Bacterial small signal recognition particle RNA from a Planctomycetota bacterium, 100 nucleotides, folded computationally. The prediction has a mean pLDDT of 76. The organism belongs to Planctomycetota, within Bacteria. Rfam family: Bacterial small signal recognition particle RNA. A reference for the family is Rosenblad et al. (2003), "SRPDB: Signal Recognition Particle Database", Nucleic Acids Res. Rfam classes the family as a non-coding RNA gene. Rfam describes the family as follows. The signal recognition particle (SRP) is a universally conserved ribonucleoprotein involved in the co-translational targeting of proteins to membranes. It was read from a public genome assembly, where an Rfam model found it.
RNA sequence: GGCCAUGUCCCAUGCAACGGACCGUUGCGAACCUGGUCAGGCCUUGACGGGAGCAGCCAUAAGCAAUCGCGUGCGUGUGCCGUGGGGUUGCGUGGCCGGA
Numbered sequence: 001g002g003c004c005a006u007g008u009c010c011c012a013u014g015c016a017a018c019g020g021a022c023c024g025u026u027g028c029g030a031a032c033c034u035g036g037u038c039a040g041g042c043c044u045u046g047a048c049g050g051g052a053g054c055a056g057c058c059a060u061a062a063g064c065a066a067u068c069g070c071g072u073g074c075g076u077g078u079g080c081c082g083u084g085g086g087g088u089u090g091c092g093u094g095g096c097c098g099g100a
Base pairs, nucleotide, nucleotide: 001097002096003095004094005093006092007091008090009086010085011084012083013082014081015079016078017076018075019074021072022071023069024068025066026065027064028063034059035058036057037056042051043050044049
């Protein structure tokens, strides 16, 4: 000095972590404009009974919260972990060849 390989660099992809979203589980949850049951009271009937129906109770909707994700997919230099490709312009490492 040259060549090769490899790392750094670039691209793609996978895995993990983190973030929030959806879904699942549980709980809370509507004075009235959800449902069920409807005390009292009200209306109706000669009566038996019937009707609407407030409170209460129960179940829930919208929504809120908790927990784990056995879930789903999205995102980001968080890892510089894995795989493949690109590149030899530069830098690092190793090997080979030649010259001095």